The RNA shown here (Bacterial RNase P class A) has 387 nucleotides and comes from a Myxococcales bacterium. Its mean pLDDT, the model's own confidence on a scale to 100, is 77. It is recorded under the gene name rnpB. It matches the Rfam family "Bacterial RNase P class A". It is annotated as a ribozyme.

RNA sequence: GCAGAGGAACAGAGGAUCGUCGGUGGCGGGUUCAUCCCCGUCGCGGGAGGAAAGUCCGAGCUCCGCAGGGCAGGGUGCCGGGUAACGCCCGGUGAGAGUGAUCUCGAGGAAAGUGCCACAGAGAAGCAGACCGCCCCGGCGCCGCGAGGCCCCGGGGCAAGGGUGAAAAGGUGGGGUAAGAGCCCACCGCGCUCCUGGUAACAGGGGCGGCAUGGAACACCACACCCGGAGCAAGGCCACAUAAGGGGGCGCUCGAGGACGGCCCGUCCGAGCCCCCGGGUAGGCUGCUCGAGCCACGCGGCGACGCGUGGCCUAGAGGAAUGAUCAUCACCGCGCGGCGGGUAACCAAGGCGCGGCACAGAACUCGGCUUACGGGCCUCUGCGACC
Numbered sequence: 001g002c003a004g005a006g007g008a009a010c011a012g013a014g015g016a017u018c019g020u021c022g023g024u025g026g027c028g029g030g031u032u033c034a035u036c037c038c039c040g041u042c043g044c045g046g047g048a049g050g051a052a053a054g055u056c057c058g059a060g061c062u063c064c065g066c067a068g069g070g071c072a073g074g075g076u077g078c079c080g081g082g083u084a085a086c087g088c089c090c091g092g093u094g095a096g097a098g099u100g101a102u103c104u105c106g107a108g109g110a111a112a113g114u115g116c117c118a119c120a121g122a123g124a125a126g127c128a129g130a131c132c133g134c135c136c137c138g139g140c141g142c143c144g145c146g147a148g149g150c151c152c153c154g155g156g157g158c159a160a161g162g163g164u165g166a167a168a169a170g171g172u173g174g175g176g177u178a179a180g181a182g183c184c185c186a187c188c189g190c191g192c193u194c195c196u197g198g199u200a201a202c203a204g205g206g207g208c209g210g211c212a213u214g215g216a217a218c219a220c221c222a223c224a225c226c227c228g229g230a231g232c233a234a235g236g237c238c239a240c241a242u243a244a245g246g247g248g249g250c251g252c253u254c255g256a257g258g259a260c261g262g263c264c265c266g267u268c269c270g271a272g273c274c275c276c277c278g279g280g281u282a283g284g285c286u287g288c289u290c291g292a293g294c295c296a297c298g299c300g301g302c303g304a305c306g307c308g309u310g311g312c313c314u315a316g317a318g319g320a321a322u323g324a325u326c327a328u329c330a331c332c333g334c335g336c337g338g339c340g341g342g343u344a345a346c347c348a349a350g351g352c353g354c355g356g357c358a359c360a361g362a363a364c365u366c367g368g369c370u371u372a373c374g375g376g377c378c379u380c381u382g383c384g385a386c387c
Stems, first nucleotide, its partner, number of pairs: 001383007010374001012329002015326004020047002023044008049359001053370002056368005061231004068265004073227005078092005093107001094105004109221001113220002116215002131162002133158007141150003170188006189211001190209008235286004245277006257269003293312008331356006340347002
């Protein structure tokens, strides 16, 4: 200097002018028995994110009288931890990718069962398979002095070599054989078993065994653990309005209907319920912000995180506010320039000029994940050049 990997933060600053939303205190006025409420004025202090996005997970909270058991359904899927919880996070094991720093994993079960592996290929899973081939025996013919060789036919042996394929029924090397084959041997792999280490996933080692347990679970499935439902448009209060509205079915304890994902059982509520036609209303207040909250320090822990002490209060709109303009500074890019550093190559301050300044707006609140995006900082890996 170039290329890459990982991590934690920031997301412009203050000022001037005009504007806006809400909190709180004082004063004045309206209403009221009073409070609440409304208006005006003065002061104080506050007003978008790290993703506010996606709505993919998990919760807090609200409602379903309680929410019991089961089926169905759904989620997760190596081990151990963290957390309110999670499909998240941390650490580890194993496998794979990369020279490496690191990254990824839809990582449990295929001998519990049913099914699938197209096409190609001889043959595709409880052991199959003979296309090109290799070897042996017999026979006819031809060549040769002979040993023997060539072609064809018939019988037998082989799956080691080649081919097809995503994958060929263990791999490499040696022995053996007519030629071969775990047929035998060594090592690797695999199965069983024991020991050691580790909480464990697992790792290492010893022994026995010639030895099959091919692939995919996003085909159904089996196993383990987890899961009531609906959601702030949840819910609560107030006000107003409508058409003594019309028709039908079932029922009144021998029980209709109901307990808001479906079904069954159980338990409970229950005198009215269900369907069709037609009509009215959709306004105001609340829920609404103090939280599994934030910051600092200390201790424990590899870490996620936990504990303790102290400090802080940081939007609550309601068709939707938090803004607009101006200049300056900061930051980034390009150019001019050259204080200075250096042996050199080179690096390079102040200054000047031009341009730029990302993704993007709360709507009950949190913990995550995913996606979008600007400029810096720290640590690590690889490569190269000069001296």